[in-house]
RNA sequence: AGGGUUUGAUCCUGGCUCAGAGCGAACGCUGGCGGCGUGGUUUAGGCAUGCAAGUCGAGCGCGAAAGCGGACUUCGGUCCGCGAGUAGAGCGGCGAAAGGGUGAGUAACGUAUAGGUAACCUACCCUCGACCCUGGUAUAGCGCCUGGAAACGGGCGGUAAUCCCGGAUUGUCCCGGAGGCAGGAAUCUGCCUGCGGGUAAAGAUGGGGAUCUUCGGACCUAUCGGUUGAGGAGGGGCCUAUGCCCCAUCAGCUUGUUGGUAAGGUAACGGCUUACCAAGGCAUUGACGGGUAGCCGGACUGAGAGGUUGGCCGGUCACACUGGGACUGAGACACUGCCCAGACUCCUACGGGAGGCUGCAGUCGAGAAUCUUCCGCAAUGGGCGAAAGCCUGACGGAGCGACGCCGCGUGGAGGAUGAAGGCCUUCGGGUUGCAAACUCCUGUCACGGGUUAAGAAUGGCAAGGCGCUAAUAUCGCCUUGUUUGACGAAGGCUCGAGAGGAAGUCACGGCUAACUCUGUGCCAGCAGCCGCGGUAAUACAGAGGUGGCAAGCGUUGCUCGGAAUUACUGGGCAUAAAGGGCGUCUAGGCGGAUCGGUAAGUCGGCUGUGAAAGCCCUCGGCUCAACCGAGGAAGUGCAACCGAAACUGCAGGUCUUGAGGACGAGAGGGGAGAGUGGAACUCCUGGUGGAGCGGUGAAAUGCGUAGAUAUCAGGAGGAACGCCGGUGGCGAAAGCGACUCUCUGGCUCGUUUCUGACGCUGAAGCGCGAAAGCUAGGGGAGCGAACGGGAUUAGAUACCCCGGUAGUCCUAGCCGUAAACGAUGGGCACUAAGCAGUGGCGUUUUCGAUGGCGUCACUGCCGCAGCUAAUGUGUUAAGUGCCCCGCCUGGGGAGUACGGUCGCAAGGCUGAAACUCAAAGGAAUUGACGGGGGCUCACACAAGCGGUGGAGCACGUGGUUUAAUUCGAUAAGCGAAGAACCUUACCUGGGCUUGACAUGUACGUGGUAGGAGCUGGAAACAGUGACAACCUUUCUCGUAAGAGAAGGGAGCGUACACAGGUGCUGCAUGGCUGUCGUCAGCUCGUGUCGUGGGACGUCAGGUUAAGUCCUGUAACGAGCGCAACCCCUACCGUUAGUUGCCAGCACGUUAUGGUGGGGACUCUAACGGAACUGCCGGUGAAUAGCCGGAGGAGGGAGGGGACGACGUCAAGUCAGUAUGGCCCUUAUGUCCAGGGCGACACACGUGCUACAAUGGGUGAUACAGAGGGUCGCGAAACCGCAAGGUGAAGCCAAUCUCAGAAAGUCAUCCUCAGUUCGGAUUGGGGUCUGCAACUCGACCCCAUGAAGUUGGAAUCGCUAGUAAUCGUGGGUCAGCCAUACCACGGUGAAUACGUACUCGGGGCUUGUACACACCGCCCGUCACACCAGCCGAGUGGGGGAUGCUCGAAGUCGUUUCGUUUCAGGAGCGCCGAAAGUGUCCUUCAUGAGGGGGGUGAAGUCGUAACAAGGUA
Repeated sequence: AGGGUUUGAUCCUGGCUCAGAGCGAACGCUGGCGGCGUGGUUUAGGCAUGCAAGUCGAGCGCGAAAGCGGACUUCGGUCCGCGAGUAGAGCGGCGAAAGGGUGAGUAACGUAUAGGUAACCUACCCUCGACCCUGGUAUAGCGCCUGGAAACGGGCGGUAAUCCCGGAUUGUCCCGGAGGCAGGAAUCUGCCUGCGGGUAAAGAUGGGGAUCUUCGGACCUAUCGGUUGAGGAGGGGCCUAUGCCCCAUCAGCUUGUUGGUAAGGUAACGGCUUACCAAGGCAUUGACGGGUAGCCGGACUGAGAGGUUGGCCGGUCACACUGGGACUGAGACACUGCCCAGACUCCUACGGGAGGCUGCAGUCGAGAAUCUUCCGCAAUGGGCGAAAGCCUGACGGAGCGACGCCGCGUGGAGGAUGAAGGCCUUCGGGUUGCAAACUCCUGUCACGGGUUAAGAAUGGCAAGGCGCUAAUAUCGCCUUGUUUGACGAAGGCUCGAGAGGAAGUCACGGCUAACUCUGUGCCAGCAGCCGCGGUAAUACAGAGGUGGCAAGCGUUGCUCGGAAUUACUGGGCAUAAAGGGCGUCUAGGCGGAUCGGUAAGUCGGCUGUGAAAGCCCUCGGCUCAACCGAGGAAGUGCAACCGAAACUGCAGGUCUUGAGGACGAGAGGGGAGAGUGGAACUCCUGGUGGAGCGGUGAAAUGCGUAGAUAUCAGGAGGAACGCCGGUGGCGAAAGCGACUCUCUGGCUCGUUUCUGACGCUGAAGCGCGAAAGCUAGGGGAGCGAACGGGAUUAGAUACCCCGGUAGUCCUAGCCGUAAACGAUGGGCACUAAGCAGUGGCGUUUUCGAUGGCGUCACUGCCGCAGCUAAUGUGUUAAGUGCCCCGCCUGGGGAGUACGGUCGCAAGGCUGAAACUCAAAGGAAUUGACGGGGGCUCACACAAGCGGUGGAGCACGUGGUUUAAUUCGAUAAGCGAAGAACCUUACCUGGGCUUGACAUGUACGUGGUAGGAGCUGGAAACAGUGACAACCUUUCUCGUAAGAGAAGGGAGCGUACACAGGUGCUGCAUGGCUGUCGUCAGCUCGUGUCGUGGGACGUCAGGUUAAGUCCUGUAACGAGCGCAACCCCUACCGUUAGUUGCCAGCACGUUAUGGUGGGGACUCUAACGGAACUGCCGGUGAAUAGCCGGAGGAGGGAGGGGACGACGUCAAGUCAGUAUGGCCCUUAUGUCCAGGGCGACACACGUGCUACAAUGGGUGAUACAGAGGGUCGCGAAACCGCAAGGUGAAGCCAAUCUCAGAAAGUCAUCCUCAGUUCGGAUUGGGGUCUGCAACUCGACCCCAUGAAGUUGGAAUCGCUAGUAAUCGUGGGUCAGCCAUACCACGGUGAAUACGUACUCGGGGCUUGUACACACCGCCCGUCACACCAGCCGAGUGGGGGAUGCUCGAAGUCGUUUCGUUUCAGGAGCGCCGAAAGUGUCCUUCAUGAGGGGGGUGAAGUCGUAACAAGGUA
């Protein structure tokens, strides 16, 4: 510090989301130790039990018992002493108002900060002054009697005090009044001096010499206590200023209310309370109401500013079962006090009573969730006490919980055949991994033993010293000694033993650090966002490995951050969300020049405060750290004082430039009213006229012989104002257009005469405000929602047509909205030029016209800088500044609901939430697309010729069928350039299992392999089996040939590795191919432009078959394509001359280049030449080129071929081959026989043959080219009608052969017919190939002789040696279903005006909501499911307000009784809680049903929008 996510890509806007830190947490998995912290956030729900506030005998009066001892005894007991002045209760004092808990209430003087109190209080404590004299009466306890179940009482009697009361005395106290001084802030305050009146007290204990004594004491003294006054400290009350959440869909609130007077009340001011008087007070600077909430120091986060928060610790407030109330007291309206009411719980003898854990533990409940019914007063602190001491769930500790922070450990070093195992693997290996084992060590923590600090200071006791005192008593202070530890089996140190007891969790697609295998197969699942999963998933699950953190790790929730995403720091509003429709004005905000004044803002200095803790710094203490201690700094704040005076403010003076006025001119559809006019239109009347008119894409409805349309004349009516007319004028906007008059608003220019800042903006408010709409009354020609009809259409509630009502018009009144737009609020100032228009003015040319120059106001275009995401804007800013207003904060839900308000209504204004999505958007880019535009090409159309579609047959495909009709393709006579078996992959049946085929290892065999023949069988195969090998080494015999033995190889058998698969995936692939398309395109380097995607180049003007070339040009070059280079063909030459040729010469034949010979020719096949717009004319822009011409065999690429850019289609092919992965392994492999691939109601495609006379048949006859041939082509000759057979010459081919070319030509028959056309089909007979022609071959002969008479809609090919037509050859191949395919030559046309249309392509441009790219995108109803919210007759609950009724406790007042007094009792009155009852407000829940919304997989209907989206 940023990242991910909208797009094909880009920039921007904008939301969502992640990484960080934190928590009183919870949940999942896991868990060794210690320290320090921390722990009921929910039900302020209910609580069993124990404890949490007592203490003082040195204030007072009383005063046991058990037990022990003794005495007596009627043996029942009684008495005495000790226990003991103890326990105990009581009176009295102090405390109990602290400490501890909680956060319900409270939006408030509650809290915080700073002040005030001249309006106050303060027990205990401290300091100082003075005093403590003298009397009296009660009462509890207690005793007796007595009520009650209990709680708790009642009566009588007697009694004490530091209890209570009277009297005295005093002051600087209190009250009244007077004078003086000082001060102040109005009432006043302080000090001084007189006067009058009033108010006090209590004793206790210790010690003690003299004196007195009732022997208690008085008295003295010490200490403590008491009274009064003053002061202090600390604590509090009250008041003020300022700060402190959300809602305006809460806008008005208030009657003790605001003030005054008087009285009461309080410690004290005060409507605090009451009476009377006045009518005020508060509020957009947010009153009142509603919601939420204790506040602060601080905490978390953040760079900060801020945001969030207020648990622990500290300050403060509030509360104590709920509500009300007072009493006591220094202090309370009192957590463990009292009274009353209520709810709840408990006890009860039913009459009555008791209780309050939001103290510490603990329990139940609810909840995701929060601990021990522990130890101790040893320390610190508190209460009481003179003290010892007692009390203290405050506190100190321990326990439980990884809840948090911090620290430590789970070992260290060495150790490679890199062990085994796991995982992966390309099978070589890699990795886990120096990891383990193993060796050598160490010894933290835990465990066991031993030992030893600190928290301890006091206080008490003992001894000593000093002070007080009459005193060596006491008492106080000091010193020494001694004593006191819950924690604690803790901590420290040390010894022992032994690596022994101690690692998990999350992640590994990107963000984000970490990758493989297997399983799964849009399933199961994951997911914070984007998104993964549909058979090779680094995203699911498991495993191995890796990364992160670590006694923890993850998840969830919440806060801040990132988020400049509420923008003070620090954002915006033309098009992304966002300028109010416009004006006017109030409050408010802001405001020209100058002078002096003031000092509120502002600035400086100083003072006080800003508690402690915390944060930060330094130092220190626990071994470190967390934690803790000390000191400092900080605390940006507030207040007081002193000062400054630039700026702002304030009050005052002056000024003219802002603003306004005056005077003089000017333009104008500015507004309102009244009147007038012509053109057009419709209607009416009349004339002419006679069949149509009208309308459309085409029609029809409609009008018209009852006379329309057309035309003429006259009349009526309403509305609108042509030309002028113009990015011209006016107006604030809406808006304003014939002419005249009247009334009226604003603006501009000129003069610089007046006023003297009078200004700008403007929340509310008020006014204006197109169209449509509403009310009432008029008016109504044309137009025209609704509606009717006609068309269109699948439909057509539309578009088009014929009609037509509201309305449009006027008057009066509503409505108040628009894409009310420049999608741009108003004002002022400043900041380049240029061009044009409108209205003024000045100046100049002698005047004028006109022009030039200048200036003010307004309206436009272009454009620099700047700005902008870009587009754009640009003195008319969207630039640079200032001032004011309005508005925005993701999309949808929704401008909806509810509420309020306005409206007659329609509806307007204001204006949410739940829920849902990961986007929605802006601008621009590249494509693609358009029923957008323009240019252009192509057998694309057109012009032609011939076909297909109809028939029969062939072939292919679909479909169907089948045991199987194998598979793929379906750019379609394709893979297949040959399915009878084979092929063959399919089916049925029969066999084989290391296999039909390859390699390796081990073992065996090696008369082993092979194998005639035989048996079974359809064969494969299973048996049997004469015969019978091969290579090599050694040894023996033998001269040798050869024989024998042993070992090995090949071979065979067995076993194991493996083979094999036309099984799957062409969407895992290589390679090859098709297609767009032989279309002219596709790119790169450098440069330039642009934030960028990208653009330029490649565009423009010409030109071309061509991105072909030329010119222009921020481009200059280049590459892949085009063209050329290559091949064939057309002409010529050179060379060469056999197997080809034969002109001339010679020979020969019936004849033939047959022979000699020749190279002339043809030809063959090698090399060259030739064509380049080169030449001429025209045209063009000079160029490129184009047109015409000459020459030439050939002319503008001569004709044809090969050649196929970047890419597209997940195009085709795993069945040609190769290949990853998956699958089968006595079968999905392999062998065999038979069948199938040839089926057949149908449909489609491609062909063949035809339908005939430009023909068919028969006879005769002429002329090719290119090919093939040895398992071959096969001549002659002979046989057969023929297919063919016999035969064998020749030929490995310019030699021989296939081989007869056919159409053509000549001659003849047929004469328009289902034929002498056509040949399907069928019968019979044959030939050939082949192991074999049944399924299922071709051919021949005889016979048969179907459909078909030129083919609907539609559709295909072809632009010249082409189409058409004719035959020929080849591959495959035993043969052939070939009419196919690939080649070859023969004969040989027609037409092209042209580019509007159809299909396809290229370039430019335009629009786009498309980018899977129009076979795109996308809208609404309906149907189904789910979800949330709204309305709803109502129903139920909560909260609040208020009227009335009732009226507890209690204070206050009052009456009465009683009393010596003070008390006290009873009654009454006001107020008054709860309760009852009525009304209203608000909120929550629920509700038959209703209406819309959102989401959902492939539903239905249409096609609204996006391209002119087909009606913009």

Predicted 3D model of a 1512-nucleotide RNA (small-subunit ribosomal RNA) from a metagenome. The sequence is in RNAcentral, with records from SILVA. Model confidence (mean pLDDT): 84 of 100.